[in-house]
RNA sequence: UCGGGGGUAGCUCAGCGGCAGAGCAAGGGACUGUUAAUCCCUGGGUCGUGGGUUCGAUCCCCACCCCCCGAGCCA
Numbered sequence: 001u002c003g004g005g006g007g008u009a010g011c012u013c014a015g016c017g018g019c020a021g022a023g024c025a026a027g028g029g030a031c032u033g034u035u036a037a038u039c040c041c042u043g044g045g046u047c048g049u050g051g052g053u054u055c056g057a058u059c060c061c062c063a064c065c066c067c068c069c070g071a072g073c074c075a
Stems, first nucleotide, its partner, number of pairs: 001071007010024004018055001026042005048064005
């Protein structure tokens, strides 16, 4: 430098045009002699950044940033 994959809640990930979600974690409660386990509830998001398309973008297009894999170049 080129090609491919990825960036969404604290973590692991889903969602591929029409209300942003799950599990775990966190907080509160129930239960228990206490803890653990189990059950119930709650909060938490500029969807990597900036533009474009569209009535409407996490989703489509462009550029850039970061991470992973492969190739190439120099040494």
Predicted 3D model of a 75-nucleotide RNA (transfer RNA) from a Candidatus Uhrbacteria bacterium. Its mean pLDDT, the model's own confidence on a scale to 100, is 82. The same sequence occurs in records of 2 taxa. The source organism's lineage runs through Bacteria, Bacteria candidate phyla and Candidatus Uhriibacteriota. Rfam family: tRNA.